[in-house]
Annotation: Small-subunit ribosomal RNA, central domain from Allgaiera indica, 348 nucleotides, folded computationally. The sequence was found in a public genome assembly.
Context: one part of a larger RNA
RNA sequence: CUGGGCGUAAAGCGCGCGUAGGCGGACCAUCAAGUUGGGGGUGAAAUCCCGGGGCUCAACCUCGGAACUGCCUCCAAAACUGCUGGUCUUGAGUUCGAGAGAGGUGAGUGGAAUUCCGAGUGUAGAGGUGAAAUUCGUAGAUAUUCGGAGGAACACCAGUGGCGAAGGCGGCUCACUGGCUCGAUACUGACGCUGAGGUGCGAAAGCGUGGGGAGCAAACAGGAUUAGAUACCCUGGUAGUCCACGCCGUAAACGAUGAAUGCCAGACGUCGGGCAGCAUGCUGUUCGGUGUCACACCUAACGGAUUAAGCAUUCCGCCUGGGGAGUACGGCCGCAAGGUUAAAACUC
Numbered sequence: 001c002u003g004g005g006c007g008u009a010a011a012g013c014g015c016g017c018g019u020a021g022g023c024g025g026a027c028c029a030u031c032a033a034g035u036u037g038g039g040g041g042u043g044a045a046a047u048c049c050c051g052g053g054g055c056u057c058a059a060c061c062u063c064g065g066a067a068c069u070g071c072c073u074c075c076a077a078a079a080c081u082g083c084u085g086g087u088c089u090u091g092a093g094u095u096c097g098a099g100a101g102a103g104g105u106g107a108g109u110g111g112a113a114u115u116c117c118g119a120g121u122g123u124a125g126a127g128g129u130g131a132a133a134u135u136c137g138u139a140g141a142u143a144u145u146c147g148g149a150g151g152a153a154c155a156c157c158a159g160u161g162g163c164g165a166a167g168g169c170g171g172c173u174c175a176c177u178g179g180c181u182c183g184a185u186a187c188u189g190a191c192g193c194u195g196a197g198g199u200g201c202g203a204a205a206g207c208g209u210g211g212g213g214a215g216c217a218a219a220c221a222g223g224a225u226u227a228g229a230u231a232c233c234c235u236g237g238u239a240g241u242c243c244a245c246g247c248c249g250u251a252a253a254c255g256a257u258g259a260a261u262g263c264c265a266g267a268c269g270u271c272g273g274g275c276a277g278c279a280u281g282c283u284g285u286u287c288g289g290u291g292u293c294a295c296a297c298c299u300a301a302c303g304g305a306u307u308a309a310g311c312a313u314u315c316c317g318c319c320u321g322g323g324g325a326g327u328a329c330g331g332c333c334g335c336a337a338g339g340u341u342a343a344a345a346c347u348c
Stems, first nucleotide, its partner, number of pairs: 004319003007302002012316001014201004021194003025088005031082001033081002035077008049065006091191001092188003095184005103177007110154001115149007125136002162169002206247006215241002220236004258315006266293013297304002321348003330341004
C1' cells in the first nucleotide's frame, strides 16, 4: 500500500465551534481539465514471457515475436465528474404567531433539619455497639420549651419525566440571556455535511490568593475487634467540601455504540405541540422527543432492531498478540501534582 475491523474480543477523540482539505440537491446551456475512442512519436540493450536454434541434456548462450501496463502529441465524443453562465425549491436559513422546559449567569428571599450560644423546667444518667469501651454529664448533661447566631443542602411534588453539545442542571421570586418544538404564509436560493491542525467548554479530586466553616470528613488521635488489624465498627478530628478570582484538563467523561443524510413490518407506554370528529374527555390523525417488546435483516454469541449494532453514501478519529508500558527519553503545557505526544531492548 492492498485488505479487515472499532457495543462486550485490540480499537469512537469527554464534548462543541471552526480553518485548510474531502464530499455535496433538481433542470438547461457552454467549454473540454479529468474521462472515453482512434492515429502518431517515444518507451535503449539486457532481463521477464512465448516460439525456434546451439553446446550429448540442463544450467547457459542465441534468433524472432510479444511485452515494456508509462509519457508526450494530434483528431474526435460530451454521458458522468469538473469550469463558466442561467433557472428552480425539496436541503439549509430568515420572517410571523404560539408553546414546553432543574438550559445558563447575577441579585434577592423562604421553611424544615443539624450544630452552637443564652434562658426556663428537670435529674442521673446520656452516647454508642454484635457486645463494649474511648467520649459527654452533679461545674447539671441527655430530654423538653422559648429566644438568638451561623453555614450548607433544598423533603413532599418526582416520573426508564424535562432541559442541555458534553460535563451537568432540582425550594421560591426578579432581571439579563442561549437553544428547542409546533403552526402559518411570505422571503433568500444550495448559502450544505464533515472537519487534520487550531480554539473554547469540561464531574470529582488537587493547586494559588483572600474569605467562610453548620454538618460531613481523607490525614491524624483514641476505643474496640483480631494471632496481628497501619482496616472494616465506635468516639473525636484537620485539610477539604462552600464563596470570589485564577490554574489544572483528567474519569467506567459509558449508550463502554463519532457526526450527517436517505431508505427498510408492527404493537404498547410516556412528554411537548397541531388538526379533525363528536358523547367535552375521549377517539382518530400528524410533527418532534423519550422508553419497552418484537418482524425482516444483522451478530461469534449475548443481543441490536425507524433513537440500529439493518441496507447504503460522505467526512473525521482509532486498532493490528500478551507483558515491558500509556512507561523511558525528547518536545510542548503546568506553580506543583502531573498532563499530552510516545518508543525500544528484553521476554512469553
It matches the Rfam family "Bacterial small subunit ribosomal RNA". Model confidence (mean pLDDT): 89 of 100.